RNAcentral holds the sequence, with entries from ENA. This is a predicted structure of a 1453-nucleotide RNA (small-subunit ribosomal RNA) from an uncultured prokaryote. Rfam family: Bacterial small subunit ribosomal RNA. Its family is annotated with ribosome and structural constituent of ribosome in the Gene Ontology.
RNA sequence: UAGAGUUUGAUCCUGGCUCAGAACGAACGCUGGCGGCAUGCUUAACACAUGCAAGUCGAACGAUCUCUUCGGAGAUAGUGGCGGACGGGUGAGUAACGCGUGGGAACGUGCCCUGAGGUACGGAACAACAGUUGGAAACGACUGCUAAUACCGUAUGAUCCUCCUCGAUGGAGACAUUAUCGCCUUGGGAGGGGCCCGCGUCGGAUUAGGUAGUUGGUGGGGUGAAGGCCUACCAAGCCUGCGAUCCGUAGCUGGUCUGAGAGGAUGAUCAGCCACACUGGGACUGAGACACGGCCCAGACUCCUACGGGAGGCAGCAGUGGGGAAUAUUGGACAAUGGGGGCAACCCUGAUCCAGCAACGCCGCGUGGAUGAUGAAGGCCUUAGGGUUGUAAAGUCCUUUCGACGGGGAAGAUGAUGACGGUACCCGUAGAAGAAGCCCCGGCUAACUCCGUGCCAGCAGCCGCGGUAAUACGGAGGGGGCAAGCGUUGUUCGGAAUUACUGGGCGUAAAGGGCGCGUAGGCGGCGUGGCGAGUUGGGCGUGAAAGCCCCGGGCUUAACCUGGGAAUUGCGUUCGAUACGGCCAUGCUAGAGUCCGGGAGAGGGUAGUGGAAUUCCCAGUGUAGAGGUGAAAUUCGUAGAUAUUGGGAAGAACACCAGUGGCGAAGGCGGCCACCUGGCUCGGUACUGACGCUGAGGUGCGAAAGCGUGGGGAGCAAACAGGAUUAGAUACCCUGGUAGUCCACGCCGUAAACGAUGAGUGCUAGAUGUCGGGGGGGUUUAGGCUUCGGUGUCGCAGCUAACGCAUUAAGCACUCCGCCUGGGGAGUACGGCCGCAAGGUUAAAACUCAAAGGAAUUGACGGGGGCCCGCACAAGCGGUGGAGCAUGUGGUUUAAUUCGACGCAACGCGCAGAACCUUACCAGCUCUUGACAUGGGAAGUAUGGAUAUUGGAGACAGUAUCCUUCAGUUCGGCUGGCUUCCACACAGGUGCUGCAUGGCUGUCGUCAGCUCGUGUCGUGAGAUGUUGGGUUAAGUCCCGCAACGAGCGCAACCCUCGCUUUCAGUUGCCAUCGGUUUGGCCGGGCACUCUGAAGGAACCGCCGGUGAUAAGCCGGAGGAAGGUGGGGAUGACGUCAAGUCCUCAUGGCCCUUAUGGGCUGGGCUACACACGUGCUACAAUGGCGGUGACAAUGGGCAGCAAAGCCGCAACCUGGAGCCAAUCCCGAAAAGCCGUCUCAGUUCGGAUUGUACUCUGCAACUCGAGUGCAUGAAGGUGGAAUCGCUAGUAAUCGCGGAUCAGCAUGCCGCGGUGAAUACGUUCCCGGGCCUUGUACACACCGCCCGUCACACCAUGGGAGUUGGUUCUACCCGAAGCCGGUGCGCUAACCGCAAGGAGGCAGCCGACCACGGUAAGGUCAGCGACUGGGGUGAAGUCGUAACAAGGUAGCCGUA
Repeated sequence: UAGAGUUUGAUCCUGGCUCAGAACGAACGCUGGCGGCAUGCUUAACACAUGCAAGUCGAACGAUCUCUUCGGAGAUAGUGGCGGACGGGUGAGUAACGCGUGGGAACGUGCCCUGAGGUACGGAACAACAGUUGGAAACGACUGCUAAUACCGUAUGAUCCUCCUCGAUGGAGACAUUAUCGCCUUGGGAGGGGCCCGCGUCGGAUUAGGUAGUUGGUGGGGUGAAGGCCUACCAAGCCUGCGAUCCGUAGCUGGUCUGAGAGGAUGAUCAGCCACACUGGGACUGAGACACGGCCCAGACUCCUACGGGAGGCAGCAGUGGGGAAUAUUGGACAAUGGGGGCAACCCUGAUCCAGCAACGCCGCGUGGAUGAUGAAGGCCUUAGGGUUGUAAAGUCCUUUCGACGGGGAAGAUGAUGACGGUACCCGUAGAAGAAGCCCCGGCUAACUCCGUGCCAGCAGCCGCGGUAAUACGGAGGGGGCAAGCGUUGUUCGGAAUUACUGGGCGUAAAGGGCGCGUAGGCGGCGUGGCGAGUUGGGCGUGAAAGCCCCGGGCUUAACCUGGGAAUUGCGUUCGAUACGGCCAUGCUAGAGUCCGGGAGAGGGUAGUGGAAUUCCCAGUGUAGAGGUGAAAUUCGUAGAUAUUGGGAAGAACACCAGUGGCGAAGGCGGCCACCUGGCUCGGUACUGACGCUGAGGUGCGAAAGCGUGGGGAGCAAACAGGAUUAGAUACCCUGGUAGUCCACGCCGUAAACGAUGAGUGCUAGAUGUCGGGGGGGUUUAGGCUUCGGUGUCGCAGCUAACGCAUUAAGCACUCCGCCUGGGGAGUACGGCCGCAAGGUUAAAACUCAAAGGAAUUGACGGGGGCCCGCACAAGCGGUGGAGCAUGUGGUUUAAUUCGACGCAACGCGCAGAACCUUACCAGCUCUUGACAUGGGAAGUAUGGAUAUUGGAGACAGUAUCCUUCAGUUCGGCUGGCUUCCACACAGGUGCUGCAUGGCUGUCGUCAGCUCGUGUCGUGAGAUGUUGGGUUAAGUCCCGCAACGAGCGCAACCCUCGCUUUCAGUUGCCAUCGGUUUGGCCGGGCACUCUGAAGGAACCGCCGGUGAUAAGCCGGAGGAAGGUGGGGAUGACGUCAAGUCCUCAUGGCCCUUAUGGGCUGGGCUACACACGUGCUACAAUGGCGGUGACAAUGGGCAGCAAAGCCGCAACCUGGAGCCAAUCCCGAAAAGCCGUCUCAGUUCGGAUUGUACUCUGCAACUCGAGUGCAUGAAGGUGGAAUCGCUAGUAAUCGCGGAUCAGCAUGCCGCGGUGAAUACGUUCCCGGGCCUUGUACACACCGCCCGUCACACCAUGGGAGUUGGUUCUACCCGAAGCCGGUGCGCUAACCGCAAGGAGGCAGCCGACCACGGUAAGGUCAGCGACUGGGGUGAAGUCGUAACAAGGUAGCCGUA
């Protein structure tokens, strides 16, 4: 020292991305009251108009001019002096002694301070000026005159210089006017400068070698000064892995920002140093420059020009253009501080001090205070009550900071002088008056609602929001944060322990080199002595100031300013210490090694040798096949294969032994024998005496594949060919088959080269197996104890994210090396090195994503495994699929064919019944407060109905007649009700959303499961319980067990059928008794049947066997029933966004003279087709005729209807009886008897014609039934598929709901009444356990590659353009240097001639720019081309994840 979001269904870890903080010379958006203090071209070292930024001195000099009070004063171009090397600007260059820090010796230093001495005598010029003259100008030329503190000569003098020895020689050099200021010589100082050195100072090794004045020496030159600084000669050095050289980038520092710190980033303002001044070169002057506002030359650019020539350099202050996201006034003053000149006055000073502009930053202040509830109005929300804005406002009472106005008015100034400035400050006046915005409100992250929008528009820092109920978009209300600012963007540090020194890692997440040997380097055993460079303590010097920090002080406070202190972790020096590390010396034996004696071994190399097998060849026997596969075929074989026997040849590999056995550093090594050879190990303890460990580079070894040359080649076998498989099959399978595999020599240098675990040393519980050796005891057989070395398994502590590791560590420590830093791009490109090639090695970036990963968990899934169940299969019986018809659906059609339901789990489903109605659909007509509810007003009536009639399709509208005259009542037109009209609230909607919902339902599934509490285990998700051994229909029960209990399910409790008892006895029944019309009809009875109420009964209870003695299972007895007796009701947690807004309810949305209401007609009934579900059949187990026996459930008053009568029949008529154990529907049918005799029939009945019946307002679209006639398809149904395990299937009839009528459907009822189940391999579904997983929307999952399209960045690329650099050569300005100097020449010498000296000129060396040529390197563009990335729906396949359907993966071809 604070963390958070984001990978998952969830978890832990790894790991990246992102956020919250602080900062800024900032910019942009919105907004903006005041003051103080700071700051303000980060870009084009781009180009600059204009003004100013360095002058001054008359007390150096002559001259000129002006004024004059005539004393003088003033001005000035020029000569001369000092200053223009400071101050100011900028950061281009520079990776360097440039800077920082600490030292050093071989040096200068104007002005200043201080000490000493001196200041003499002469001389010659040149400007100015005058004249002449050139030029457009800039600027000159010639002649003549002149002064000096300008210039020259001489003298004097020393402590000055030089020189071999402090002595001599030689040499240089002065001095205005002397009062001041000066000047000269010289010593010292201060300050400032030049030079040298140690240490420190960015990135790149895809820059590894660089260097010829290079490194050193000697002589010489040069400088103020050391020095290859320069030159000649000599030598061959010097720098470099502790990173030379090269490339890129960069001014350095004090500091600044951040950070807990260590660090990281940065180098604005202020301060120190450096560098630069249009670009490049050069020197001059000077104390100082190679000189920002000086000179010369070259170049580019701009300007002037009379075209001949000239001028210029804002990176000074302002300012302009340009560039840019972006940065100010062409201001005032020298009043202060400082600088230059001057004796001074003073002048100059864009240094500076001030002002102006800018919220650019920091700091301070204000925009009011108190009171004020009917909690006003308005807004917003609302569950309509209210809530909120909100004491907020208004109102009332106050105050006046700031600002405004009026007045006064500083300090800054030691005597004068004030730009700022009528400023700061003070006083007064008026009045709440002039002064609030910005961002945010899904999580992180403080703050929530409504409306709009509808994957649109948009938001977004990350995760992510938006597809009709958005707290995430836009608006509003409200809220939160900050506030004259607030947000955004950019950048830096932080968080990030995410480069880890402090402070990380490498078995599986990224990461151990494939393995040895070994160089440099790093590290290193025990003892003694010495040294003191490391280390450590003290002192001294330094570490500029400012800044930071602490304590004070000054501005009203603060920011700011200021005094003192501390700090400055560093460097140097000095005095101590000597444990540790180091060095030197000396000794030791525990590390390491040598020696002696044994031992084991597929360790390596060479040569030889053996048998089995395979193939081929020869010969024999032998005959039709062999071979191969899932099945086949290609193939071989009658020219004799396969098989078999004998003989021969060849090559390769070595069965058994053989073992988580052995050996080796790794790769790897396997018949036997011999030779050569490496390592290991045990025992002995004689020897050496730390000789050790690791190991960057380096070097060697290094499977397979591959390459070269030459051999060899049996088997196997890439490529290739053929056969299969398949939708395809360039595969898997099969038949062949070449490289190769083998040998020799040489390359290659990679592998999932793995224990995914570098090497070495020490330490830290054990148990057990095995290999090699030793020891002692005892036995003499197996064996047992112990020790060293190797190799395994389990396991404690400890470690680990977990899995796991655990003396063979992944534990505890130390030493050294290698390696990692999100995924993809990519182990790729370019470059280098290596290689014959293939390729290897080293190794990026752009771009892109928010993840990619590890381990473990729960599920789900598997063409994984185990166990188990189910009419799941199998075994059976009967169907469907073919026909005709019925019905539903799709499709099509239509004005409409209303809507819904779509695998199982939609399709005889909603519909238990569409002619109208139903009805939701279509066409037309029609109504608009409405067919229906509530409320207001007005009028009327107080009501309801029947009949007739007009118009009309009807709704509807109208007329007439008749009957009745609403309810309550306190008897009051009091209350309620009804009709019509009016205006509004509203009604209404089968309109949308079942993906906003409730309710209900389907389904997995009547499957046996689903959970909880407590405890325990695990960091956690979770686990345990619920797993295991048995058992069951069952998580049913028993046993065991870190679990113990519990809940929802299972079972039971409920209904029904089967047996029985009791009670009850009408409408039921009739055994006994009587009567009888012979019918339980009557009396009677309630025994029986039956009815319906209550009980009993079955529990593995009993016996035997089995099992653990348990649970249970098997068999038996008894029993009506036996192991849940049959059937029903009953449906756990949940799944399918399953179904339903058209049953109902309901949020939201939509319609409102219509999407509402009414009506007539039509449609839902259509019809080339397709599918589902059914009915009837195809016939003889049948049809037809006859006969007439035996049920049960039910239903009946707008009903069921008997007997009787008519009709062939449907039906009609009739009406007894019955509100039903009483009457009716009502006849049961299969059955039995006869006939038909295998045909499209005496089967089958569709279709059609015709005549009828019934229901109903109405049967045309569109009902059912009957008679007669007609007599279709169909002869048992392809692939496929359904139901059923017993009173079941099959078959036969009966009833009911709906309903006026309409049943092959549905719901029920009984009659007759089978077959089969070996069994669980397979199909389907399900349960439990386990395993794998890259799935979790969960296999209908995930996911790979080519191709096609769009976009993006990038590699190659003929070339082309530019930058930079190097080499060689050419040219060679200015300039210094050298030579020459016959031309020119005032001072000095000389009487003169001339000389000394100087100058021009010329020559030479060096050299900038420029040129030519050959390279290196970097960048831009580039036809075409390569791969890569990204993109909601494209194409082809299916590679991977499950045994992924051929296990996968690595290297190689």